[in-house]
RNA sequence: AGAGUUUGAUCCUGGCUCAGAUUGAACGCAGGCGGCACGCUUAACACAUGCAAGUCGAACGGUAACGAAGGAAAGCUUGCUUUCCUGGCGACGAGUGGCGGACGGGUGAGUAAUGCGUAGGAAUCUGCCCGAUAGCGGGGGAUAGCCCGGAGAAAUCCGGAUUAAUACCGCAUAUUCCCUACGGGGAAAAGAAGACCUCUUCUUGAAAGUUUUCACUAUCGGAUGAGCCUACGUCAGAUUAGCUUGUUGGUAGGGUAAAAGCCUACCAAGGCGACGAUCUGUAGCUGGUUUGAGAGGGCGACCAGCCACACUGGGACUGAGACACGGCCCAGACUCCUACGGGAGGCAGCAGUGGGGAAUCUUGGACAAUGGGGGAAACCCUGAUCCAGCGAUGCCGCGUGUGUGAAGAAGGCCUACGGGUUGUAAAGCACUUUUAAUGGGGAAGAUGCAUAUAUAUAUUAAUACUAUAUGUGUGUGACAUUACCCAUAGAAUAAGCACCGGCUAACUCCGUGCCAGCAGCCGCGGUAAUACGGAGGGUGCAAGCGUUAAUCGGAUUGACUGGGCGUAAAGCGCACGUAGGCGGUUUAUUAAGUUAGAUGUGAAAGACCAGGGCUUAACCUUGGAGCUGCAUCUGAUACUGGUAAACUUGAGUUCAGUAGAGGGAAGUGGAAUUUCCGGUGUAGCGGUGAAAUGCGUAGAUAUCGGAAGGAACAUCAGUGGCGAAGGCGACUUCCUGGACUGAAACUGACGCUGAAGAGCGAAAGCGUGGGGAGCAAACAGGAUUAGAUACCCUGGUAGUCCACGCUGUAAACGAUGAGAACUAGCUGUUGGUCUCACACUUAUAGUGAUAAUAAUGUUUUGUCAUUAUACGUGUGAGAUUAGUAGCGUAGCUAACGCGAUAAGUUCUCCGCCUGGGGAUUACGGCCGCAAGGCUAAAACUCAAAGGAAUUGACGGGGGCCCGCACAAGCGGUGGAGCAUGUGGUUUAAUUCGAUGAUACCCGAAGAACCUUACCUACUUUUGACAUCCUGCGAAGAUCAAAGAGAUUUGAUUGUGCCCGAGAGGGAGCGCAGUGACAGGUGCUGCAUGGCUGUCGUCAGCUCGUGUUGUGAGAUGUUGGGUUAAGUCCCGUAACGAGCGCAACCCCUAUACUUAGUUACCAGCACGUUUGGGUGGGAACUCUAAGUAGACUGCCGGUGAUAAACCGGAGGAAGGUGGGGAUGACGUCAAGUCCUCAUGGCCUUUAUAAGUAGGGCUACACACGUGCUACAAUGGUGAUUACAGAGGGAUGCUAACCCGCGAGGGGGAGCGAAUCCCACAAAAGUCAUCGUAGUCCGGAUUGGAGUCUGCAACUCGACUCCAUGAAGUCGGAAUCGCUAGUAAUCGCAAAUCAGAAUGUUGCGGUGAAUACGUUCUCGGGCCUUGUACACACCGCCCGUCACUCCAUGGGAGUGGUUGAUACCAGAAGUGGCUUGUCUAACUUUUUGAGGACGGUCACCACGGUAUGAUCCAUGACUGGGGUGAAGUCGUAACAAGGUA
Repeated sequence: AGAGUUUGAUCCUGGCUCAGAUUGAACGCAGGCGGCACGCUUAACACAUGCAAGUCGAACGGUAACGAAGGAAAGCUUGCUUUCCUGGCGACGAGUGGCGGACGGGUGAGUAAUGCGUAGGAAUCUGCCCGAUAGCGGGGGAUAGCCCGGAGAAAUCCGGAUUAAUACCGCAUAUUCCCUACGGGGAAAAGAAGACCUCUUCUUGAAAGUUUUCACUAUCGGAUGAGCCUACGUCAGAUUAGCUUGUUGGUAGGGUAAAAGCCUACCAAGGCGACGAUCUGUAGCUGGUUUGAGAGGGCGACCAGCCACACUGGGACUGAGACACGGCCCAGACUCCUACGGGAGGCAGCAGUGGGGAAUCUUGGACAAUGGGGGAAACCCUGAUCCAGCGAUGCCGCGUGUGUGAAGAAGGCCUACGGGUUGUAAAGCACUUUUAAUGGGGAAGAUGCAUAUAUAUAUUAAUACUAUAUGUGUGUGACAUUACCCAUAGAAUAAGCACCGGCUAACUCCGUGCCAGCAGCCGCGGUAAUACGGAGGGUGCAAGCGUUAAUCGGAUUGACUGGGCGUAAAGCGCACGUAGGCGGUUUAUUAAGUUAGAUGUGAAAGACCAGGGCUUAACCUUGGAGCUGCAUCUGAUACUGGUAAACUUGAGUUCAGUAGAGGGAAGUGGAAUUUCCGGUGUAGCGGUGAAAUGCGUAGAUAUCGGAAGGAACAUCAGUGGCGAAGGCGACUUCCUGGACUGAAACUGACGCUGAAGAGCGAAAGCGUGGGGAGCAAACAGGAUUAGAUACCCUGGUAGUCCACGCUGUAAACGAUGAGAACUAGCUGUUGGUCUCACACUUAUAGUGAUAAUAAUGUUUUGUCAUUAUACGUGUGAGAUUAGUAGCGUAGCUAACGCGAUAAGUUCUCCGCCUGGGGAUUACGGCCGCAAGGCUAAAACUCAAAGGAAUUGACGGGGGCCCGCACAAGCGGUGGAGCAUGUGGUUUAAUUCGAUGAUACCCGAAGAACCUUACCUACUUUUGACAUCCUGCGAAGAUCAAAGAGAUUUGAUUGUGCCCGAGAGGGAGCGCAGUGACAGGUGCUGCAUGGCUGUCGUCAGCUCGUGUUGUGAGAUGUUGGGUUAAGUCCCGUAACGAGCGCAACCCCUAUACUUAGUUACCAGCACGUUUGGGUGGGAACUCUAAGUAGACUGCCGGUGAUAAACCGGAGGAAGGUGGGGAUGACGUCAAGUCCUCAUGGCCUUUAUAAGUAGGGCUACACACGUGCUACAAUGGUGAUUACAGAGGGAUGCUAACCCGCGAGGGGGAGCGAAUCCCACAAAAGUCAUCGUAGUCCGGAUUGGAGUCUGCAACUCGACUCCAUGAAGUCGGAAUCGCUAGUAAUCGCAAAUCAGAAUGUUGCGGUGAAUACGUUCUCGGGCCUUGUACACACCGCCCGUCACUCCAUGGGAGUGGUUGAUACCAGAAGUGGCUUGUCUAACUUUUUGAGGACGGUCACCACGGUAUGAUCCAUGACUGGGGUGAAGUCGUAACAAGGUA
């Protein structure tokens, strides 16, 4: 630190899961020792038994028990025993009194703040302890106990008499203390023990005195402890939004140790809350602990601090301290005792029991140590504590041996049979002895404490006493048979658990066969499972190992550090606006935030660092740093905030213009539809894919004229305009909002955003009232269809329109919140403004001409021409600004894409998201007339759901192209008979395989036996076949008997080859035997090789480098042309290359050269038996070797001048000339284990082998492939021609003879260009038949034969004679073929003894048609969509039926909790009260004070009623989820067939 999992693959989003650490754990298997820790997390459930808080006689009266001493009596051996007496002694039961019991120990129920943590504060108390000051005088009355009496079962209680105190009560004194009106008033005490001395009695006691210690009283101070107050922090829920009446404050009074509504009366009406009050649920808080890099998250065992509680609820008393765990009172529940009247009890102390639970220990020892209580002390008490026991519960340490040892033993496992592995592991040899066992020794914890004694010091009159210090002696250990050390013997006493498909370290065999099972996720298991179970081996950890549960981590998966929101989940439909958040420039000031330093605190333990102690470690211990915090003080002032003053750039106002379907109201207009009226006119109209319903002879449709009424506004019209969005479109008028532009002036931050709120808000819908032409849900009819509650058609009502009111939602979308700033360009368009240029109109001014006027020399006016200037209008260009579009850089993005109108770079504010489904749901609440809307879960379930892009495949998407694909033709099949194959059926067996195309005259180029694998019967068992070993024999041949045969038995005959002189040996063969093994056409073609089919002879399939993309991938291979072709050319981030295409190969068509037998014969010659027969020839044909030829080479046109195409010439052949062989990457788990080979499995007197017979040849039927036909383009008879390619020695077989014939005889020739098979047939010529079931057709059957063969019965072929069936051209449908092709005709071969209508070849004769690519089928390329990838034979939706699960509603039913009102009122406290009783003191009283009783107030339990809340349950019911191959349809994904 990451990994697995969505996909064919990719990137992203996103969930689920894993690896780590941890635990007060539990469970399974297994278990040697020790140390240190820890051990009811559940029922705050109930508890038997024992113990856990007592102590003091130096406070007191005393004496029940024990002991010592003394005395007396009795028994009696002068010393014992027994009894009695004596509180004088040691002591001490019960009692009075003091202190303690409020600590220590337990638990976590309650408590969300009367708590805890941190930091502060003032109005308090504090026993024992410490320091200081002062004091401790003098009296009194009771009471328990004991005794007597009484009640009761007991617990206990009552009465009488008597008694003590450090018990109780006055008096005195009081510097101090308390109260106060400042005059005054009030309040204490206790003694005990030891020692010394004096006096009296005279030895024992008593009294007075001195002294020490302890105790006591008052007060001040300290220390410690406790109480109270404040601020901040401290879980979840808003489907809890309002809460509160002592409530908030004041005054007065009360009350407390102390402030305060703490309590009461009166007055005021406050207080808290969106910075979350109230309510509900949950929870002791903290130091810490666990995890994490940290920030965070979880937890709060042990240890430590605080709090709360003590059977449940309430209450006070005592006390320094309690509202009290082992105290009291009351109420309640429960348990126990009882004489039934009444009593007793509280383990959440230590052990222990029951119960609950997955689960948690001994009814142990000791006060030796540490600490606590009491005591002057000894000492007593102490389940606190220290120890031991049980438990691997955790952490830590040690051991179970060490060295050597290869024949790599045996055994196991695997195996390719060679070996490998277990494995130096074992055995063997040599050592060691930790631990355990036995025996012996033996610390520390005690430097303490106690006591005796000695010395010194202090005190004192004192060498007493007492205290302190030092020395000496004695005593004191639960643990403990301690730790530790020594000795003895001996490898002796000691290893398991999980895992081994990936994640994740570790692999094989067997068994099993979607079974049994595994599984954290993905997923394994259906006959070769590294995933199940076992084994061998291995890996990991180890006295433990796994599993389960739980927490954090990984998870940046709630993101402060550190996420997002166009399409993955996610921007509110839109604007306005409250709180809040944020906010321009300058100056001054302040110092809240911020920042620096100092001080205090931040307990100890823990964690960290450095030391020390146990042999080490865990553990313990010492010191340090730290504790990131809080508070206080002193500084700093840049920024933020506050205050004050100013500024103008943000924002706004005024003025003048501009554009606009912006909004509201009123009015007006024309075109069109429909209806009505009238005219013309006649038979149809309308509608559809086609029809029908419908309308029409009662006159429609059509057409003309008129009228009515409602709704909508053609053209203009535009990626044009306006508006916040929804939305807005005829014209005119009125009212009105916003935007933009320009120039100045003014205000002076007035701003931005925006929970809550309130407003606007399409369509549909709702309410009331109008209106209603057209359109049109519902509905009706007609079609379509398997159905059609749809799509189509004919009608048609709500509605659509208006007014007013509601609803408040939409894919309300730019799926993109609002505002601000910054960041390249280019091109449009709309509205302004400015500048320039041009044109035009008007005005002004100048000049000239002319007319008129008045005056006399010039002016004025008009008209015309021309020049200049200004305003305006129009056009064009540029600049600028506000919108609105299209591209695009940087940048961003998962990609797509966005790109100044950002999805870029930043800032501010709001809203929203956190896997899919369940769920735009349920319940609750709010809104609504309703419909419904807003808000919004959980159980359960899955491991995905999803986004973008990629490659394919597919589409009833598009474009281009090809193919006997269609079309155009020719001939068939499908009908008949037969042949043949298949299915089915049958059978003892009908062996097996092939099954859409791509099985079906297929494997099979040939089943009578054999073949043969099947069936029946009879036989064999090392086997019919192979190798090895042993023995014998050569082999072999002949005969006989039995048998269906295999086989069995017997007899006869016989010795070869090689070496060797021989004996003998060897090769080979046969027989017998032994075991290794043989054998298997047994299974698995879904374990395989090889071979084959098919797409398809379709033009495709890929690679290297480069480029590009995050990537899968893309590019190249796309595009423009062209081709039979990814063929070629051009273009081009591609450039090249490979397998395919083509070519190279074979045959064929032409020619030449060479050669010339068995082939040939033109010319020459011979021969006549007329046949190239012979001589000869080498011309021709032919044979068989080589070569030439064809390449778009040439010409013209088209085309980009290219490639190429079209036409032509020449040529035997022309555009791959024709044919063959040749089959890319791959697809179909295609076919074949029965060709062969082969893994695994199975079989081994049988699934092997042999023999005989049978079967594969069956036969109601169905299908495929063929043959022959149905006839005259024919049949028959006669006759005459012309091939090619093959085969031949167990062969082909000539001539000739016989037979009607099949054939027989015969034997020449030929291992073949020589001989034979071998006469080719159709064709031609002549004759006949005359349209008929025929002179067509030949099935079937009878008879007779031939041939092959051991053998033709099942079951061969052929011949002859006779017979003469169906059939007269074939329904739906379907097949082949584009030229030497179809059609038709014969010939040959392989197989083969024989047996083709099949197959493979060969030649003869020899057509028709193709306009064309709309359609059918198949294919190729490009593009598009996709929710498909097993890829459309895909995916997938909903109802219904069934199963299971959780959940909502539900008449209700049972309980929980808290609230309100009322009733009730124990114990207790407080108030009031002569009803009763009353020791101390007293002024002696009707005194004061006290107790009891009564009553009032408050109040627990309890009760009644109401409404609320949560839980459980409920007939029935709603939807949801999950399930095997159910039913019905086909809604979505392609234009998904109606987008």
Predicted 3D model of a 1539-nucleotide RNA (small-subunit ribosomal RNA) from a metagenome. Rfam family: Bacterial small subunit ribosomal RNA. The prediction has a mean pLDDT of 83.